[in-house]
RNA sequence: AGAUGAGGUAGAGGCGCGGAGAUCAUGAGUAUUAUCAGGGAGAUUAGGGAGUUGAUGAACUGAUAAAAAAGGGAAAUUCGCCGAAGUCUAAUAAUCCCCUAAAUUAUUAGGCUGGGACUGCAUUGAAGAAGUGCAGUACUGUCACUUGUAACUACCCAGGUUAUAAGUGGAGUGCUAUCUCAUGG
Numbered sequence: 001a002g003a004u005g006a007g008g009u010a011g012a013g014g015c016g017c018g019g020a021g022a023u024c025a026u027g028a029g030u031a032u033u034a035u036c037a038g039g040g041a042g043a044u045u046a047g048g049g050a051g052u053u054g055a056u057g058a059a060c061u062g063a064u065a066a067a068a069a070a071g072g073g074a075a076a077u078u079c080g081c082c083g084a085a086g087u088c089u090a091a092u093a094a095u096c097c098c099c100u101a102a103a104u105u106a107u108u109a110g111g112c113u114g115g116g117a118c119u120g121c122a123u124u125g126a127a128g129a130a131g132u133g134c135a136g137u138a139c140u141g142u143c144a145c146u147u148g149u150a151a152c153u154a155c156c157c158a159g160g161u162u163a164u165a166a167g168u169g170g171a172g173u174g175c176u177a178u179c180u181c182a183u184g185g
Base pairs, nucleotide, nucleotide: 003183004182005181006180007179008178009177010176011175014082016081017080018079019078020077023074024073032066033065034064035063036062037061038060042053043052044051046100047099048098049097085113086112087111088110089109090108091107092106093105094104095103114140115139117137118136119135120134121133122132123131124130142170143169144168145167146166147165148164149163150162151161152160153159
């Protein structure tokens, strides 16, 4: 000089990931409210209980008038970042009048996914938006191996190093750079 292991720090992939508030469109002339007409006993989430409401007319249908919101989305701004993040399973807690279930949020443990795009199926959703899961297609980044090319290493050969092209393959507990400790030398 270089090798192996452990720990730390800083970075890279790119229509890169996620959060936030404002604006805009959609949601929607929908829910809902009021009046009129029809209707004729229930309505209130999936079930049950309780409560409320209903012949002073429920649900439902139609007409008229008024008329939202949430979630999700678009481009920009801003913040945090590169297992960024997403999702599945299990457990716990909270929310919803009570119970069971479902749904949502949070935490813990484990599993899968390098990344974005497109297509198909399923699911959530008002939705031909978007999200998620599975599968496929090419693309892209990274590392390994093989082959070729160029430069360097001594003029040549061989070998080696660096870069690059193609092919094949792997996964983020990865990759690059760097620091510390330990082992061997």
Molecule: Lysine riboswitch aptamer
Organism: Clostridia bacterium